[in-house]
RNA sequence: GGGGAGUUAGCUCAGUUGGUAGAGCGCGUCGUUCGCAAUGACGAGGUCAGGGGUUCGAUCCCCCUACUCUCCA
Numbered sequence: 001g002g003g004g005a006g007u008u009a010g011c012u013c014a015g016u017u018g019g020u021a022g023a024g025c026g027c028g029u030c031g032u033u034c035g036c037a038a039u040g041a042c043g044a045g046g047u048c049a050g051g052g053g054u055u056c057g058a059u060c061c062c063c064c065u066a067c068u069c070u071c072c073a
Stems, first nucleotide, its partner, number of pairs: 001072007010025004019056001027043006049065005
């Protein structure tokens, strides 16, 4: 330098008609306990990497940029 994959909650990751963004773990509150652990219920937590375009409508389609991984040279 070129090809491919990826970027979504604090972490690890789902998300195929384009139509209200999710799970596990973690975190908070409450219950059970003498207490801890464990467990149950409820809850908080999001610029879907950034910008532009298409569309009535974009996490999803197109273009550019940034970063990470990988392959070729």
Molecule: transfer RNA
Organism: Prosthecobacter debontii